[in-house]
RNA sequence: CAAGUAAACCGGGUGACCGCUCUGACUCAGGUUAGGGAGGAAAGUCCGAGCUCCACCGGGCAGGAUGCUGGGUAACGCCCAGGAGGGGUGACCCUACGGAAAGUGCCACAGAAACAUACCGCUCCUUUUAGGAGUAAGGGUGAAAUGGUGGGGUAAGAGCCCACCAGCGGCCGGGCGACCGGUCGGCUGGACAAACCCCAUCCGGAGCAAGGCCAAAUAGAGGGACUUAAGGACGCCCGGCCUGUCCCCGGGUUAGUCGCAUGACCCUGAUGGUAACACCGGGGCUAGAUAGAUGGUCACCACCCCCUUUCGGGGGUACAGAACUCGGCUUACAGGUUUACUUGACCU
RNA sequence: CGGGGUGUAGCGCAGUUGGUCUAGCGCGCAGCGUUUGGGACGCUGAGGUCGGCGGUUCAAAUCCGCCCACCCCGACCA
Numbered sequence: 001c002a003a004g005u006a007a008a009c010c011g012g013g014u015g016a017c018c019g020c021u022c023u024g025a026c027u028c029a030g031g032u033u034a035g036g037g038a039g040g041a042a043a044g045u046c047c048g049a050g051c052u053c054c055a056c057c058g059g060g061c062a063g064g065a066u067g068c069u070g071g072g073u074a075a076c077g078c079c080c081a082g083g084a085g086g087g088g089u090g091a092c093c094c095u096a097c098g099g100a101a102a103g104u105g106c107c108a109c110a111g112a113a114a115c116a117u118a119c120c121g122c123u124c125c126u127u128u129u130a131g132g133a134g135u136a137a138g139g140g141u142g143a144a145a146u147g148g149u150g151g152g153g154u155a156a157g158a159g160c161c162c163a164c165c166a167g168c169g170g171c172c173g174g175g176c177g178a179c180c181g182g183u184c185g186g187c188u189g190g191a192c193a194a195a196c197c198c199c200a201u202c203c204g205g206a207g208c209a210a211g212g213c214c215a216a217a218u219a220g221a222g223g224g225a226c227u228u229a230a231g232g233a234c235g236c237c238c239g240g241c242c243u244g245u246c247c248c249c250g251g252g253u254u255a256g257u258c259g260c261a262u263g264a265c266c267c268u269g270a271u272g273g274u275a276a277c278a279c280c281g282g283g284g285c286u287a288g289a290u291a292g293a294u295g296g297u298c299a300c301c302a303c304c305c306c307c308u309u310u311c312g313g314g315g316g317u318a319c320a321g322a323a324c325u326c327g328g329c330u331u332a333c334a335g336g337u338u339u340a341c342u343u344g345a346c347c348u
Numbered sequence: 349c350g351g352g353g354u355g356u357a358g359c360g361c362a363g364u365u366g367g368u369c370u371a372g373c374g375c376g377c378a379g380c381g382u383u384u385g386g387g388a389c390g391c392u393g394a395g396g397u398c399g400g401c402g403g404u405u406c407a408a409a410u411c412c413g414c415c416c417a418c419c420c421c422g423a424c425c426a
Stems, first nucleotide, its partner, number of pairs: 001344010012301007020037007039319001043330002046328005051207004056240006063203005068082005083097001084095004098198002103196002105192001107190001119139002121135006147165006166188002168185007211258003220249001222248005230243003251425003265284005271278002302317006349422007358375004367406001377393005399415005
């Protein structure tokens, strides 16, 4: 210098003027003044929780979710560290990664055979245009064909025997563990569990339009179900317990307030831990609308695009916008900054 | 804001215990026949990224994940 890998961050800035919304103070109730005012994803609503209600509780079935190991966390399908497998020269990256000797199922077409199977072939024998026995080396089919390569052996062959390799099992050693290393045994057909299933762990439901308070208005002497029952907020069954409960039709209102922002919060320092994170000390308060505020204009600067030989002129500022609140994941994102590392080339 | 559902030919729908038959059916469309002409009818044919991308598998409309579009429901009081 070029190409790349990983992580963190910014994502227009400054000033003036005019607006919108919330809060505090003052007020002659008209306003005045001071301060705050979108995000890293506010998004998708895919997971996990807080909070609230379903009067309350227990058991079983069904159903659902997760899935290498060990930790972290309020919890998780998230995060950290490690193992195994795969990719890359490398920095580094990716993985739905439990079990196929518990059972069931499936493997279309082709092929002899996809489960217990021999078409062509090879060898031997016989009563020789054929039949019987042996074999699984070679051919052919297929996504997949009964461990692979080489040698010995044989009538021809075959883990039948041997060496190396792959897998499986036993033993020994290391590791908390996933697993790794060594050694022994010829023990040797697969694929699918994002098919049913088995194993382990977890799961009651609904959602702030939850729910509480206070008003206004209206027509419930409308219909139906059940008291041997019904209901108890996805399904079935059982047991206790509680109760006039549930459905349909019709009518009224479109009002306020709480929930609603001090929280598993943010910044910073020390300690423990490889890390995620935990704990302690100090400091801070940081949007709260209800048809929904967070905007507009001008000037200068930064960047991008277009026109132009230049001067200059014009246009634009990525994705997107809170709605009870958090922790994650996923998806979208113009352009830019910083740090660490890798590979290659050149110079000293 | 919250919850639920559906995407298959121009339109309406089947097919979703994964398979080889080349994803079918009705209406519509095109051509031919029939008719004096049209309709109806008969024959033939065209028309499909199965909403998109990725994954599992030998094999995906079907199973799994992530996105996109559309539709439906949900206020309070008596």
Model confidence (mean pLDDT): 78 of 100. Two RNAs folded together computationally: RNase P RNA and transfer RNA, 426 nucleotides in total. Rfam match: Bacterial RNase P class A. Rfam's curators write: Ribonuclease P (RNase P) is a ubiquitous endoribonuclease, found in archaea, bacteria and eukarya as well as chloroplasts and mitochondria.